[in-house]
Record summary:
The RNA shown here (TPP riboswitch aptamer (THI element)) has 105 nucleotides and comes from Paenirhodobacter populi. Its Rfam family is "TPP riboswitch aptamer (THI element)". On this family, see Rodionov et al., J Biol Chem 2002: "Comparative genomics of thiamin biosynthesis in procaryotes. New genes and regulatory mechanisms". Gene Ontology term of the family: thiamine pyrophosphate binding. About the family: Vitamin B(1) in its active form thiamin pyrophosphate (TPP) is an essential coenzyme that is synthesised by coupling of pyrimidine and thiazole moieties in bacteria. The sequence is in RNAcentral, with records from Rfam.
């Protein structure tokens, strides 16, 4: 120096759903339950923010999609669509491998 693994920092990206009960003309509010890493807080709103996840080796997340099949109380989940189109990066540390240079014998 290259490269691999792990890791840290900074910066950035992202989502916040489903069901039941009650109140309300409604907007929505209160309570309970489900899944999940995450379903939070402030605000009239725009937006800000906590935690969490993810950052090109990128299925975090978005689009198609109010999609299709299975399944479920519903979401979730499994399969398809599909590695299809998008999607946020730089720096440091440790260890290993290889190469090069230098020094000593």
């Nucleotide at each position: 120096a290259c490269u691999u693994a792990c890791u840290c920092g900074u910066u950035g990206g992202g989502g916040u759903g489903c069901c039941c009960c009650g109140g309300g003309c409604a907007a929505u509010c209160g309570g309970g339950g489900c899944u999940g890493a995450g379903a939070g807080g402030c605000g009239c709103a725009a937006g800000c923010u906590a935690a969490c996840c993810c950052a090109u080796c990128g299925a975090a997340c978005c689009u198609g999609a109010u999609c299709c099949g299975g399944u479920u109380g519903a979401u979730a989940c499994c399969g398809g669509c599909g590695g299809a189109g998008g999607g946020a990066a730089c720096g440091g540390g440790u260890a290993g491998c290889u190469c090069a240079a230098u020094u000593u014998c």